[in-house]
Predicted 3D model of a 73-nucleotide RNA (transfer RNA) from Syntrophomonas sp. DTU018. It was read from a public genome assembly.

RNA sequence: GGAGCCGUGGUGCAGCGGUGAGCAUACUGGCCUGUCAAGCCAGAGAUCGCGGGUUCAAAUCCCGUCGGCUCCG
Repeated sequence: GGAGCCGUGGUGCAGCGGUGAGCAUACUGGCCUGUCAAGCCAGAGAUCGCGGGUUCAAAUCCCGUCGGCUCCG
């Protein structure tokens, strides 16, 4: 230098054009318990790396760009 894959709550992932972006775990509060843990219930937390484009509608498609990983030279 070229090619591919990945980037989504604190962490690990799902979602591949259309319902309020879900799940696990962590966190906060409550219930339960003699206490803790476990279990149960509720809650807060991400405008989806960034910028632009396509579309009635974009996390999702296209272009650019930044970062990570792998391969080729």
Rfam family: tRNA. Gene Ontology term of the family: triplet codon-amino acid adaptor activity.